[in-house]
RNA sequence: GGGGGUGUAGUGUCAACGGCUAGCACAUUUGUCUCCAAAACAAAGAGUCAGGGUUCGAAUCCUUGCACCCCCG
Numbered sequence: 001g002g003g004g005g006u007g008u009a010g011u012g013u014c015a016a017c018g019g020c021u022a023g024c025a026c027a028u029u030u031g032u033c034u035c036c037a038a039a040a041c042a043a044a045g046a047g048u049c050a051g052g053g054u055u056c057g058a059a060u061c062c063u064u065g066c067a068c069c070c071c072c073g
Stems, first nucleotide, its partner, number of pairs: 001072007010026004019056001028044005049065005
């Protein structure tokens, strides 16, 4: 330099071929319970890598860039 893949809460991940409020688990916080804690139960906060485009509607399609991984030279 060329080609391919991946990017979703703090972490790991689901989301047929675009459909409305993006779920789940663990973790965190709060509450109940307890003499206190743990466990259990209940609740809450937290997310689509960035810009642009297509569309009534984009995590999903197109495009540019960025990060990481793999292959070729």

This is a predicted structure of a 73-nucleotide RNA (transfer RNA) from a Candidatus Harrisonbacteria bacterium. It was read from a public genome assembly. The source organism's lineage runs through Bacteria, Bacteria candidate phyla and Candidatus Harrisoniibacteriota. It matches the Rfam family "tRNA". Rfam classes the family as a transfer RNA. Rfam describes the family as follows. Transfer RNA (tRNA) molecules are approximately 80 nucleotides in length.